[in-house]
Molecule: transfer RNA
Organism: Gammaproteobacteria bacterium
RNA sequence: GGGGCGUUAGCUCAGUUGGUAGAGCAUCUGACUUUUAAUCAGGUGGUCACAGGUUCGAUCCCUGUACGCCCCA
Numbered sequence: 001g002g003g004g005c006g007u008u009a010g011c012u013c014a015g016u017u018g019g020u021a022g023a024g025c026a027u028c029u030g031a032c033u034u035u036u037a038a039u040c041a042g043g044u045g046g047u048c049a050c051a052g053g054u055u056c057g058a059u060c061c062c063u064g065u066a067c068g069c070c071c072c073a
Base pairs, nucleotide, nucleotide: 001072002071003070004069005068006067007066010025011024012023013022019056027043028042029041030040031039049065050064051063052062053061
């Protein structure tokens, strides 16, 4: 230098061939318990890496950039 894959909640990861995003763990509250833990119920938490484009509408499609991993030279 060329090519491929990945980037989504605090962490690990789903997701939709375009229609206002989920799980587990963690965290908070309540119930239970003498207390803690465990268990059960509920809640909070995301401009879907960044910027532009297409579209009525983009996490998803296109282009570029950044970071990480792999292959080729």